[in-house]
């Protein structure tokens, strides 16, 4: 320098135009226990990387940019 993939809750990931999810880890509260762990219940937490565009409507489509990873030279 060229090409590709990825970017969504603290972490790990789903989500193919009607607008936010997880039987996961973690966190908070409660239950259970002599107590802790484990286990059970409940809950909180998001400008969906950024900017613009198309659409009645976007996390999703289009354009440009950023970051990370990989490949090629």
């Nucleotide at each position: 320098a060229g090409c590709a993939a990825u970017u969504u809750a603290g972490c790990a990931c789903a989500g193919a135009g009607g607008a936010a999810g997880u039987c996961g880890c973690g966190c908070a509260g409660g239950g259970c226990u002599c107590a802790u762990a484990a286990c059970c219940c409940u809950g909180a937490g998001g400008u969906c990387c950024c900017u613009g565009g198309a659409u009645c409507a976007a996390a999703a489509c289009c354009a440009g940019g950023a970051a990370u990873u990989g490949c090629u030279a």